[in-house]
RNA sequence: GGUUCUGUAGCUCAGUGGCAGAGCGCAUGCCUUAUAAGCGUGUGACCCAGGUUCGAUUCCCGGCAGAACCACCA
Numbered sequence: 001g002g003u004u005c006u007g008u009a010g011c012u013c014a015g016u017g018g019c020a021g022a023g024c025g026c027a028u029g030c031c032u033u034a035u036a037a038g039c040g041u042g043u044g045a046c047c048c049a050g051g052u053u054c055g056a057u058u059c060c061c062g063g064c065a066g067a068a069c070c071a072c073c074a
Base pairs, nucleotide, nucleotide: 001070002069003068004067005066006065007064010024011023012022013021018054025043026042027041028040029039030038047063048062050060051059
C1' cells in the first nucleotide's frame, strides 16, 4: 500500500429503512437481624462528516480507529 471484516449503554452482544433491546453493571425500593440471593422501579448508547429517502443505527461515498490476510521495502 491492497482486500475483507468490525465499530450500538460502563462491559458482552442483538437489531438492519418507521419510538434502539437483552444480559451483566450502577442507583433506589421491597424482603432479611444484616449481607448475599430473589422481586420491583430507574439509569444510560448507534465512531465522524456528506449523500439518497417522507423517514437512516440500517442503503451509498469519504474519513477515523481496530482485526485478519496478501504484497512491497529493508

Model confidence (mean pLDDT): 82 of 100. Predicted 3D model of a 74-nucleotide RNA (transfer RNA) from a Deltaproteobacteria bacterium. RNAcentral records the identical sequence in 2 taxa. The sequence is in RNAcentral, with records from ENA.